[in-house]
RNA sequence: AUAUUGAAAGCGCUUAAUCAAUUAUGAACGGGAGAACCACUUUUGGGGUGAAUCUUGUAUUAAAACAAGUAGGGUUAAUUUCUUCGAUCCGAAUCCGUCAGCUAAUCUCGUAAGCGUUGAAGAGAAGUUUU
Numbered sequence: 001a002u003a004u005u006g007a008a009a010g011c012g013c014u015u016a017a018u019c020a021a022u023u024a025u026g027a028a029c030g031g032g033a034g035a036a037c038c039a040c041u042u043u044u045g046g047g048g049u050g051a052a053u054c055u056u057g058u059a060u061u062a063a064a065a066c067a068a069g070u071a072g073g074g075u076u077a078a079u080u081u082c083u084u085c086g087a088u089c090c091g092a093a094u095c096c097g098u099c100a101g102c103u104a105a106u107c108u109c110g111u112a113a114g115c116g117u118u119g120a121a122g123a124g125a126a127g128u129u130u131u
Stems, first nucleotide, its partner, number of pairs: 011116004018027003028111006038101001045099001046096004054069005072090005079126001081123005
């Protein structure tokens, strides 16, 4: 000096998944059910959360699996947002159980989990610190 591993604190990232209080909780953010009107057509079952759909092939009777792509999504310094050009990663999983379109009032549920980024050129807004 480089690489790997572990611990503590801080900071940051995906995500709705944070904050306050301390007797019980509340705020904020997010999801579901649920009229009229309108819309739709249910065994080829249907539907929800989520960015996570679809195509071709391996190679098949079919499915799962794998590979290459892909709709779509995230990161790329660090107050945050936007535009452009590059780089890079994901493109899952799971729930309901024959049943749910939209939907005012209303009812109801969640606030888990998993990680460690730092290339470049511009624009605006708000905020913080120092003088």